A computed fold for a 370-nucleotide RNA from a Balneolales bacterium, annotated as Bacterial RNase P class A.
Rfam family: Bacterial RNase P class A. Rfam describes the family as follows. Ribonuclease P (RNase P) is a ubiquitous endoribonuclease, found in archaea, bacteria and eukarya as well as chloroplasts and mitochondria. Gene Ontology terms of the family: dimeric ribonuclease P complex, ribonuclease P activity and tRNA processing.
It was read from a public genome assembly, where an Rfam model found it.
């Protein structure tokens, strides 16, 4: 002092003109005038979960699918907070700490694990180590060396992403929990926590290789279709064949109640129409400020009203001031620059990604300078 990254917050301001959407108010009413109004933090992706709304109301169950540490918090959720393990990273001597990422169940059972390797899960014996032979060979004749045969070992080497607790000592021919301490790990028991969990004793030599986004298992959830839903008004048409009491939930299917059921219902053909109204803008809303809570959040008080188009309005110039950068030591002045992503369409609650610029933490690198 300068640069990358990460987390949040802001997303330029005012005034003229001139245009565009909706609303109100007026008139000389297919226009004109006046006023008020008008795009996001993501409006996007359409990923999650809800709200309506429809399919007759509703249990049950089977198939599927999802989701999965603990309490909370929420309308709900795969979101969020607070913790708790597990791992990686910073920092450190070590730790506390801080940060990323993950989270049922591989001691119910089946499956599978490339290449490499003796062996990849009923464990196994390349190489090495140790023993034994009245098996050969060799000369240096020996408590020898090779090689063979027979056993024994998981201590070493080796292959591998992974090799059947770990280290360290006793032991032993060599070696092994074969036996110890200490760690790990299973069972019991205590104490702390609401819980995941910690911790301390005890006991057991010791059952545990990876994979569940393989099948499974445990537990919880979940009908279906989206505002092109659905209601209404207006205008137009033309009807045909099938099914149907073993009907009615519209892309799983089963069973049960109830209700309803031929002037019906439901499928194909084919005919007609392309136009309005609501739905649809006061709501799990927004801002403030207290209270309760670590927090998410939640209660109460106050105060505001904030887009509704329909081939789709929400803009464009210009001048000021802000922002940068450069002349000048400052003010002042003069010049020159840049404004990103992106744009409502039935409405909320997350998430996710994308954003010039500017500030605010917080980390890291680089010069200086003490």
């Nucleotide at each position: 002092a300068g640069g990358c990254c990460a987390u949040g917050a802001c997303g330029g301001g005012u005034a003229a003109u001139c245009g565009c959407u909706c609303c109100c108010c007026g008139a000389u009413u297919u226009u004109c005038g006046g006023g008020g109004u008008g795009a996001g933090g993501a409006a996007a992706g359409u990923c999650c979960g809800a709200a309506c709304a429809c399919c007759a109301a509703c249990c049950a169950g089977u198939a599927c699918c999802g989701u999965g540490c603990u309490u909370c918090c929420u309308a709900a959720c795969g979101g969020g907070a607070a913790g708790u393990c597990u791992u990686c990273g910073g920092c450190u001597a070590a730790a506390a700490c801080c940060g990323g990422a993950g989270g049922a169940g591989a001691a119910a059972g089946u499956g599978c694990c490339a290449c490499a390797g003796a062996a990849a899960a009923u464990a196994u014996a390349c190489c090495g180590c140790c023993c034994g032979g009245u098996a050969a060979u060799g000369c240096u004749u020996g408590u020898c060396a090779u090689u063979u045969c027979g056993g024994g070992u998981a201590a070493g080497g080796g292959u591998g992403a992974a090799a059947u607790g770990g280290c360290g000592g006793g032991g032993u021919a060599a070696g092994a929990g074969c036996c110890c301490a200490c760690c790990g790990c299973g069972c019991c028991g205590g104490u702390g926590g609401u819980g995941a969990c910690a911790u301390c004793g005890g006991u057991g030599g010791c059952a545990g290789g990876g994979u569940a986004a393989a099948c499974c298992u445990c537990a919880c959830g979940g009908g279906g279709u989206g505002c092109a839903a659905g209601a209404c008004c207006a205008a137009g048409c033309a009807g045909a064949c099938a099914g149907u009491a073993u009907g009615u939930a519209c892309c799983a299917c089963u069973g049960g109640u109830u209700a309803c059921g031929a002037c019906g219902c439901u499928g194909u053909c084919g005919g007609g129409u392309a136009g309005g109204u609501u739905g649809c803008a006061a709501g799990a809303c927004c801002c403030c400020g207290a209270u309760a809570g670590u927090g998410a959040u939640a209660u109460c008080g106050g105060g505001g009203c904030c887009a509704g188009a329909u081939a789709a309005a929400u803009g464009a110039u210009u001048a000021c001031c802000a922002c940068c950068c450069g002349g000048u030591u400052u003010u002042c002045c003069c010049g020159g620059g840049a404004c990103a992503c992106a744009g409502a369409a039935u409405u909320c609650g997350g998430c996710u990604u994308a954003u010039a610029g500017u500030c605010a933490u917080g980390g890291c690198c680089u010069g200086c300078u003490u």